The prediction has a mean pLDDT of 81. Transfer RNA from a Minisyncoccota bacterium, 73 nucleotides, folded computationally. The organism belongs to Minisyncoccota, within Bacteria. It matches the Rfam family "tRNA". Gene Ontology term of the family: triplet codon-amino acid adaptor activity.

RNA sequence: GGCCCUAUCGUCUAGAGGCCUAGGACUCCAGAUUCUCAAUCUGGCAACACCGGUUCGACUCCGGUUAGGGUCA
Numbered sequence: 001g002g003c004c005c006u007a008u009c010g011u012c013u014a015g016a017g018g019c020c021u022a023g024g025a026c027u028c029c030a031g032a033u034u035c036u037c038a039a040u041c042u043g044g045c046a047a048c049a050c051c052g053g054u055u056c057g058a059c060u061c062c063g064g065u066u067a068g069g070g071u072c073a
Base pairs, nucleotide, nucleotide: 001072002071003070004069005068006067007066010026011025012024013023018056028044029043030042031041032040049065050064051063052062053061
């Protein structure tokens, strides 16, 4: 340098055009329980890498950029 794959809460992930003001687990915060801690229960906080395009409508499809990975040279 060519080609291919991937990018979503702090972490791991689901979602593959409208049912999503994006769901779950763990973490974290608050409360209940307990003499205290742990465990358990309830509630809460928190995310679509970036820029364009297509579309009535994009996390989702297309192009580019960035980052990571694979492969060929």